The RNA shown here (transfer RNA) has 72 nucleotides and comes from a Patescibacteria group bacterium. Its Rfam family is "tRNA". Rfam describes the family as follows. Transfer RNA (tRNA) molecules are approximately 80 nucleotides in length. Its mean pLDDT, the model's own confidence on a scale to 100, is 82.
């Protein structure tokens, strides 16, 4: 220097262009003498950044970013 791929909750991850979701992790109640397990409920997201397209993007499409892997 060229190519390829991956970016989404705290973590691992899904999600046919039409209200963002799920395991675990947090938190609160309830169970118990107490933990823990178990059983209800909550809180938690600029969907890596700027832009295009579209009535509508995580979802196309284009620049950079960071990280992997190939090849030189």
């Nucleotide at each position: 220097g060229g190519g390829c791929a991956a970016u989404u909750a705290g973590c691992u991850c899904a999600a046919u262009g039409g209200c963002a979701g799920a395991g675990c992790g947090u938190c609160u109640g309830u169970u118990u003498u107490a933990c823990a397990c178990g059983c209800a409920g909550a809180a938690g997201g600029u969907u890596g950044u700027a832009g295009g397209u579209u009535c509508g993007a995580u979802c196309c499409c284009u620049a950079c970013a960071u990280u992997g892997c190939c090849c030189a």